[in-house]
Context: one part of a larger RNA
RNA sequence: UGACGGGGACCCGCACAAGCGGUGGAGCAUGUGGUUUAAUUCGACGCAACGCGAGGAACCUUACCAGCGUUUGACAUCUUAGGAAUGAAGAUAGAAGAUAUUUCAGUGUCCCUUCGGGGAAACCUAAAGACAGGUGGUGCAUGGCUGUCGUCAGCUCGUGUCGUGGGAUGUUGGGUUAAGUCCCGCAACGAGCGCAACCCCUAUCGCUAGUUGCCAUCAUUAAGUUGGGGACUCUAGCGAGACUGCCUGCGAAGAGCAGGAGGAAGGUGGGGAUGACGUCAAGUCAUCAUGCCCCUUAUGAUCUGGGCUACACACGUGCUACAAUGGCCGGUACAAAGAGCUGCAAAACGGUAACGUUUAGCCAAUCUUUAAAGCCGGUCCAAGUUCGGAUUGAAGUCUGCAACUCGACUUCAUGAAGCCGGAAUCGCUAGUAAUCGCAGAUCAGCAAUGCUGCGGUGAAUACGUUCUCGGGUCUUGUACA
Repeated sequence: UGACGGGGACCCGCACAAGCGGUGGAGCAUGUGGUUUAAUUCGACGCAACGCGAGGAACCUUACCAGCGUUUGACAUCUUAGGAAUGAAGAUAGAAGAUAUUUCAGUGUCCCUUCGGGGAAACCUAAAGACAGGUGGUGCAUGGCUGUCGUCAGCUCGUGUCGUGGGAUGUUGGGUUAAGUCCCGCAACGAGCGCAACCCCUAUCGCUAGUUGCCAUCAUUAAGUUGGGGACUCUAGCGAGACUGCCUGCGAAGAGCAGGAGGAAGGUGGGGAUGACGUCAAGUCAUCAUGCCCCUUAUGAUCUGGGCUACACACGUGCUACAAUGGCCGGUACAAAGAGCUGCAAAACGGUAACGUUUAGCCAAUCUUUAAAGCCGGUCCAAGUUCGGAUUGAAGUCUGCAACUCGACUUCAUGAAGCCGGAAUCGCUAGUAAUCGCAGAUCAGCAAUGCUGCGGUGAAUACGUUCUCGGGUCUUGUACA
């Protein structure tokens, strides 16, 4: 100087407390361990691995296993010889085969020409060699990228000064702040990386602009449908607006704090992006790149089938429930944000339905395009039920060469556990929790209850900092570095 302390002082955080809802019990989904297996490919392991890489495992993917075949190779550059009007490649057809592949048939095609001939390339074949190739090893050889402490308020430097020196000072102290934020003081004076601000979205208003959007007034219609209108909504570009600016009190005439006014908004208005010096030899050689090591008729490459989907069990994360603030039936109202041509698909018709047939509109503020909880009416009457939907049987639909292993969905039948969950444990402070649906990426289809977004309805509680956990500052002890 650090680190540490079941030392001290001060401070902060859904850290506790105060509340609301969960997990832990059940069934299922999903990931992991374990076990099993020919293989169940690999990685990730306290927080910071376990709905994680994977934003789509039937084949492919695929890295794993079995088997059939291959060896200059699936991919790249080059050397030698030959072919390429003595007919290349490609595509087509036949045979063998599970395919890869092997074999074979015809087809097929450049330029110039004095018609004698000449020229030229992809490309192909054979053998050999340089080499290719490796999701083989090492993340403790690395780059790059990332997690984490932590959006915590810290981490440093120059000059000066002090100290023999390691170092100190500044950065400590008194206040204050979300903040090393600012003020005051001070052997310090300044500066840098962080904080904040500058960026994006959102909340109010103005101006500009009115189509595909809007409709107050006028006419019109089944309907903003049409004429018309730019007021309003909205859209999207430019501006305004918030700065403790104003008032009162407190405070050191300070920084600032408390209250108030005006205002759409008030003291960082609400969200996002943004992550200092560093820590964990943290994670990744399987995104990619890369040193070294290893394989080279195999640890490379091709194909068919299987596996990654196994199942006594254990754990994590979720979904659905156990019901009446509910289930079922009928009627009826209101979003936002997205996506769409190998696409989204209205209406009509067929089917109980999944869906099918047919075909308007839409490269989209135009069309696809109906939110659901809600509200109104009816029914059920406390029961393992008209709760709950697992499981199983049968019949189907769709995607796709192909749904046996191993897809989703529909209908009929079946109707399991479960009556609110032990010890323990998690999230959340406001348009939040809880609850309700909608969309998207990936994607032929889908194991999505996941993930990422969007809006609808919309709470309770916070006395406080003694205690638990994590963190910051100062100080103290130390046989630790």
A computed fold for a 481-nucleotide part of an RNA from an uncultured bacterium, annotated as small-subunit ribosomal RNA, 3' major domain.
Its mean pLDDT, the model's own confidence on a scale to 100, is 82.